Predicted 3D model of a 543-nucleotide part of an RNA (small-subunit ribosomal RNA, 5' domain) from an uncultured delta proteobacterium.
The full RNA is in RNAcentral, with records from ENA and SILVA.
Its mean pLDDT, the model's own confidence on a scale to 100, is 84.
Context: one part of a larger RNA
RNA sequence: GAACAAACGCUGGCGGCGCGUCUAACACAUGCAAGUCGUACGAGAAAGGGUCCUUCGGGACCUGAGUAAAGUGGCGCACGGGUGAGUAGCGCGUGGAUAAUCUACCCUUCAGUUGGGAACAACUCAUCGAAAGGUGGGCUUCCACCGAAUAAUACUGCUCGACCUUGGUCGAGCAGCCAAAGAGAGCCUCUGCUUGCAAGCCCUCGCUGAAGGAUGAGUUCGCGUACCAUUAGCUUGUUGGUAGGGUAAUGGCCUACCAAGGCGACGAUGGUUAGCUGGUCUGAGAGGAUGAUCAGCCACACUGGAACUGAGACACGGUCCAGACUCCUACGGGAGGCAGCAGUGAGGAAUCUUGCGCAAUGGGGGAAACCCUGACGCAGCAACGCCGCGUGAGUGAGGAAGGUCUUCGGAUCGUAAAGCUCUGUCAGUUGGAAAGAAAUGUCUGAGAGUCAAUCCCUUUCAGGCUUGACGGUACCAACAGAGGAAGCACCGGCUAACUCCGUGCCAGCAGCCGCGGUAAUACGGGGGGUGCAAGCGUUGUUC
Numbered sequence: 001g002a003a004c005a006a007a008c009g010c011u012g013g014c015g016g017c018g019c020g021u022c023u024a025a026c027a028c029a030u031g032c033a034a035g036u037c038g039u040a041c042g043a044g045a046a047a048g049g050g051u052c053c054u055u056c057g058g059g060a061c062c063u064g065a066g067u068a069a070a071g072u073g074g075c076g077c078a079c080g081g082g083u084g085a086g087u088a089g090c091g092c093g094u095g096g097a098u099a100a101u102c103u104a105c106c107c108u109u110c111a112g113u114u115g116g117g118a119a120c121a122a123c124u125c126a127u128c129g130a131a132a133g134g135u136g137g138g139c140u141u142c143c144a145c146c147g148a149a150u151a152a153u154a155c156u157g158c159u160c161g162a163c164c165u166u167g168g169u170c171g172a173g174c175a176g177c178c179a180a181a182g183a184g185a186g187c188c189u190c191u192g193c194u195u196g197c198a199a200g201c202c203c204u205c206g207c208u209g210a211a212g213g214a215u216g217a218g219u220u221c222g223c224g225u226a227c228c229a230u231u232a233g234c235u236u237g238u239u240g241g242u243a244g245g246g247u248a249a250u251g252g253c254c255u256a257c258c259a260a261g262g263c264g265a266c267g268a269u270g271g272u273u274a275g276c277u278g279g280u281c282u283g284a285g286a287g288g289a290u291g292a293u294c295a296g297c298c299a300c301a302c303u304g305g306a307a308c309u310g311a312g313a314c315a316c317g318g319u320c321c322a323g324a325c326u327c328c329u330a331c332g333g334g335a336g337g338c339a340g341c342a343g344u345g346a347g348g349a350a351u352c353u354u355g356c357g358c359a360a361u362g363g364g365g366g367a368a369a370c371c372c373u374g375a376c377g378c379a380g381c382a383a384c385g386c387c388g389c390g391u392g393a394g395u396g397a398g399g400a401a402g403g404u405c406u407u408c409g410g411a412u413c414g415u416a417a418a419g420c421u422c423u424g425u426c427a428g429u430u431g432g433a434a435a436g437a438a439a440u441g442u443c444u445g446a447g448a449g450u451c452a453a454u455c456c457c458u459u460u461c462a463g464g465c466u467u468g469a470c471g472g473u474a475c476c477a478a479c480a481g482a483g484g485a486a487g488c489a490c491c492g493g494c495u496a497a498c499u500c501c502g503u504g505c506c507a508g509c510a511g512c513c514g515c516g517g518u519a520a521u522a523c524g525g526g527g528g529g530u531g532c533a534a535g536c537g538u539u540g541u542u543c
Base pairs, nucleotide, nucleotide: 001543002542003541004540006539007538008537009536010535013389014388015387016386017385018384020381021347026345027344028343030342031341032340035075036074037073040072041071048063049062050061051060052059053058082300083299084298091225092224093223094222095221096220097219098218101217102216106213107212108211109210110209111208112207113206114148116146117145123138124137125136126135127134128133155176156175157174158173159172160171161170162169163168182205183204184203186201187200191198192197193196226272227271228270233263234262235261238260239259240258241257242256243255244254245253275297276296277295278294279290280289281288282287302323303322304321305320306319325336326335327334328333353379355378356377357376361375362373363372364371365370392422393421394420395419402413403412404411405410426484428479429478430477431476432475436470441465442464443463444462445461446460447459448458449457487532488531489530490529491528492513493512494511498527499526500525501524502523508515509514
């Protein structure tokens, strides 16, 4: 000199964009943060409204409505969001391998979607419990569950051939094995009954098997990746083999047997510290330091352990066990997990609102409308940082008054002020007023595909209507009037900037050298000056 996720002191007008618990991975009150689908399924309210009856109390029916809330089922909950405890590791970075692998939803292609069965929630009855929550009997639906049929190029086994190579790949033959689910709209041409319906036709969305793709993931290898030798030896599933098990998959991953190996001064083992990277800061560079925000990867979710479900987890807002802690209890037993967003306490020098909205972008579900979304978009607080603007401009010498200094002549603050002439940024008041909105849906018109069809459906184009949290915000105009808006540090040298008074080795200053003991440009105050400026200094840390 530069920088900062900064803090502290004094001061403080406005705006834009960023950024904000670095400490206790300490404990958490309260609210919200993951749901959705009635076009999978059974069952199915209420308020309100209408009609009729009435003994005026009310009752019946229709509507509300196949709507709401529960239940079965599907998909999602493994994403998104947080934190950095652990980890010196194939964790990360980079480049390979997978002839050792998997991949829901999505895209393309091929083939299929036949025919049956038995239950269980909800519900109801009984019953236990303070509660949380159960237990038993009975009824029932499905795209839930279970058999059967059919199916090959897939898979498994055997045989043969070609290829090349860790095990294999490709082709041929034989044998074996494995599947499914329906839902919605329309139509009457064909078929059936029959004269408008269906099991028929057709469209859309699904479902099953197979192949390929895309995406994502698993595993593995070369190289690189902090300090300590005042850590020198470490290792028995240890190192390798054979066989088996296990996995989506290789492998001591696991087991049995066999061999006795394997690593190490090119630093094993042990200890300390630490998430890694793109980057960031500094520097002419080389390098050094660092890893907040943003992005990629990893790890974790009260602590430790475990599996279940699933395409995917050994799962932050799932389950089970153990532990610590907190809460409820009828003392028998139960409930909980903010390192999600806000917020509270505590720790600390120190770090924000218990806000608005799904309008946009993105995500989940749904055919869609739509619903959910503390992701996200916005607003709020803080000079915490960067950037921009303002606090007026011109003129004005009797160089006013006043302060300070003085050699008492004057000098200086100083064109500074006042006065005069203007301007109107920002703030204030009033009025006008965007873009961010594209879609979706619906209506109208036209076209294409499909079809028996002019129906339905799918799709394209044009037009109308419909959607804004921010927010009456940005922006624009008008109004009035210099009015509301300057401080902080320093002035001995380094280092830009000097005098007076007070003090008298005292009080004090100080980054280094050093000042102060009676003329202190170094302490304290005044005047003046210098530097920066809505900031200025100090402290801390890095180069």